Predicted 3D model of a 550-nucleotide part of an RNA (large-subunit ribosomal RNA, domain I) from Centruroides sculpturatus.
Context: one part of a larger RNA
RNA sequence: GGCUUUUGGUGGAUGCCUUGGGUCUAAUAGGCGAUGAAGGACGUGAUAACCUGCGAUAAGUCUCGUAGAGCCGGACAUAGGCUAUGAAACGGGAAUUUCCGAAUGGGGCAACCCUCUCAGAUUAAUCUCUGAGAAUUGUUCACUGAAUCCAUAGGUGAACAAAGCGAUACCUAGCGAAUUGAAACAUCUUAGUAGCUAGAGGAAGAGAAAACAAAAGUGAUUCCGUAAGUAGUGGCGAGCGAAAGCGGAAUAGUCCAAACCGUCAUUUUGGCGGGGUUGUAGGGCGACUAGCACGGAGUCAAAAAGUUGAUGGAUAGGAGAAGGAGUUGGAAAGCUCCGCCAGAGAGGGUGAAAGCCCCGUAACCGAAAUUUAUCAACCUCCUAGUCGUACCCUGAGUAGGGCGGGGCACGUGAAACCUUGUCUGAACCAGCCGGGACCACCCGGUAAGACUAAAUACUCAUUAGACACCGAUAGCGAACUAGUACCGUGAGGGAAAGGUGAAAAGAACCCCGGAGGGGGAGUGAAAUAGAUUCUGAAACCAAAGAGCCU
Numbered sequence: 001g002g003c004u005u006u007u008g009g010u011g012g013a014u015g016c017c018u019u020g021g022g023u024c025u026a027a028u029a030g031g032c033g034a035u036g037a038a039g040g041a042c043g044u045g046a047u048a049a050c051c052u053g054c055g056a057u058a059a060g061u062c063u064c065g066u067a068g069a070g071c072c073g074g075a076c077a078u079a080g081g082c083u084a085u086g087a088a089a090c091g092g093g094a095a096u097u098u099c100c101g102a103a104u105g106g107g108g109c110a111a112c113c114c115u116c117u118c119a120g121a122u123u124a125a126u127c128u129c130u131g132a133g134a135a136u137u138g139u140u141c142a143c144u145g146a147a148u149c150c151a152u153a154g155g156u157g158a159a160c161a162a163a164g165c166g167a168u169a170c171c172u173a174g175c176g177a178a179u180u181g182a183a184a185c186a187u188c189u190u191a192g193u194a195g196c197u198a199g200a201g202g203a204a205g206a207g208a209a210a211a212c213a214a215a216a217g218u219g220a221u222u223c224c225g226u227a228a229g230u231a232g233u234g235g236c237g238a239g240c241g242a243a244a245g246c247g248g249a250a251u252a253g254u255c256c257a258a259a260c261c262g263u264c265a266u267u268u269u270g271g272c273g274g275g276g277u278u279g280u281a282g283g284g285c286g287a288c289u290a291g292c293a294c295g296g297a298g299u300c301a302a303a304a305a306g307u308u309g310a311u312g313g314a315u316a317g318g319a320g321a322a323g324g325a326g327u328u329g330g331a332a333a334g335c336u337c338c339g340c341c342a343g344a345g346a347g348g349g350u351g352a353a354a355g356c357c358c359c360g361u362a363a364c365c366g367a368a369a370u371u372u373a374u375c376a377a378c379c380u381c382c383u384a385g386u387c388g389u390a391c392c393c394u395g396a397g398u399a400g401g402g403c404g405g406g407g408c409a410c411g412u413g414a415a416a417c418c419u420u421g422u423c424u425g426a427a428c429c430a431g432c433c434g435g436g437a438c439c440a441c442c443c444g445g446u447a448a449g450a451c452u453a454a455a456u457a458c459u460c461a462u463u464a465g466a467c468a469c470c471g472a473u474a475g476c477g478a479a480c481u482a483g484u485a486c487c488g489u490g491a492g493g494g495a496a497a498g499g500u501g502a503a504a505a506g507a508a509c510c511c512c513g514g515a516g517g518g519g520g521a522g523u524g525a526a527a528u529a530g531a532u533u534c535u536g537a538a539a540c541c542a543a544a545g546a547g548c549c550u
Base pairs, nucleotide, nucleotide: 001549002548003547004546005545006543007542008541009540015534016499017498020470021469022467023466024465025464026463027462028461029459030458031165032164039100040099041098042055043054044053046078047077050074051073061094062093063092064091065090066089070082071081072080105114106113107112115134116133117132118131119130120129121128136162137161138160139159140158141157142156143155144154170201171199172198173197174196175195181188185235211218212217222249223248224247225246226245232240233239253451254450255449256395260274261273262272263271264270279429281394282393283392284391285388286387287386288385289384295382296381297380298379306378307377308376309375310374311373312372313371314370315369317365318364323338324337325336326335327334339356340355341345347359348358349357400424401423402422403421404420405419406418407417410436431446432445433444434443435442486493487492506533509520510519511518512517
């Protein structure tokens, strides 16, 4: 010097654990905001840096319930208090709620500065302070009011409304890529996807046939399965890709415009009320019959506002069976023996592994207040038919057409159907549209007005629960002061970091040392559990330990 080994150090792997996550299920909720939100700034405690709570009434105030002996948040300290005159805690309601923020009196480099009007406080007066109001846009109304006679524009005021945020979710609409695939690439594909914008709701959208079908029939819409990778479409390449029908989920249908009548106003267009709403055409109109009862309906459409009650539910809770001994051990829930309960042997905790120790669990019970669902009552609303006539009505810049596009599974194709930028442009029930060019026959329907629950989509969030999900380099980025520290001008990026012990019993006292630290003593089952604290691998380091080799 090397190798091996031993004992230590360093280090923090591994094991065990779980406060935190992940993915779902069933319900709930699906919004908050000018009565000032979301989110913040600054304050607020006896002492107070952080988090939490709260707002100058500031870890809180009042009240109504629950609850019942302790309490003054995380936070384990000292001091001082509160509490059976019922505190703390939990729940319902109320009050307060600085400043910024849509931010809205004006301004502004957010949390700051500066005003005006009215009322009040104070002062000799000013200053100062307190309260209320003062943004914009839209709609309606009122009063005013130019050029310009009437008028209008404009002005002033009042009432009501809007704005902003939100979950990278779901929905509708507008705009709308490229990588990619086609083994290149241009039509095509990716894809009407991503992204951007606008808007809405708890769902949205769609929706009561100018529909499908086919010689038989169905009867609004939506969603699922199938039909079917079929029919088709396609540089007939890559690819794209139905529908009817059938089986299910859920079911619900309505209201206007018009003709005509009445009324009001008007030079005219018109307003309001009645009437009326469909395709075996219907309605108006004329004639006749019946009639304010029976019946039906209603807050999710069909008109709209509710009130009361009952019964459930939500937001605190209550009560809740049954075990002892011995033994090992630091500790019993382990083991042994003898018992018990069970509508409860889910789960968690307790000094190791507990049905019977604690919290709970099963079944049961409960609300002053607020709220929700269902039902009922009150209340509110609505009513039928026959015959006749062929006079009137039945949605017009519409249907349809030309040109250019788009959507339909369908790329212009034989291309119907839907839509429309542009140019045109009907019919009027003896009408009109469709049935995939077009024509005939036949069949189906009645456009050019509107509303509509459920079945469907999603989950920021709340409650209850589940897991052949993770277990601290995993699982959310975050089990800890986490969107923190830190980085960046900024948009933005973005960590590391869990574990003493059953209980602090967290080591009084003595000694060495300047301190850290160490040696005794003591606690503890254990201190090589001593706070850098469970276990404590390896690399690496040391030995004035051992063995072997040189």
Its mean pLDDT, the model's own confidence on a scale to 100, is 84.
RNAcentral holds the full RNA, with entries from SILVA.